[in-house]
Molecule: c-di-GMP-I riboswitch aptamer
Organism: Mesobacillus subterraneus
This record gives sequence, structure tokens and C1' cells, in this order.
RNA sequence: AACCGAUAAUGGCAAACCCAGGGAAACCUGGGGACGCAAAGCUAAAGGGGCUAAAGUCAUUUUGACAAUGCCAGCCAGUUGCCGAA
Repeated sequence: AACCGAUAAUGGCAAACCCAGGGAAACCUGGGGACGCAAAGCUAAAGGGGCUAAAGUCAUUUUGACAAUGCCAGCCAGUUGCCGAA
């Protein structure tokens, strides 16, 4: 230094659910709350994947299909980074 990751140290984040707000929805923000996390930090128009379906288009019977310019980084990936037992 790289790989690696401990019932180590110092700290960190916060799933479900509840309350308030935003949004068509997915989902987001704040508060509470902890299932978990060694990157659960960052990157979503220029890697893959997933969710929603408003505008619009097509069909139509009330509705259905397609549709990202909307989302997800706690799916993979890329990138930066704390600590140091085996």
C1' cells in the first nucleotide's frame, strides 16, 4: 500500500410503521421510530436494472394499452472516503 472486515475504538446513517406537509402516482421533505448498514457517502441526460403513468398517442363503454420529461443510490455498477484485529 492492496485485498479484507473484529462481539475493537471514535463517530455516522436509519427500513417498516405513525404524525404533518408536498405530489396524479411512484416517491420526497420534516418529526417520532430502529429492520438493518463498512460506504445505507456521492453520482439517476450521456452504464445496466427497477417503480409510477401525468401530458400525449391509440383503442374504447365506465375504461384499457403504450408512454418519462417524474422517481429509486437500502438492486448491480462507477467514484471518493474513516478505523485497523486476524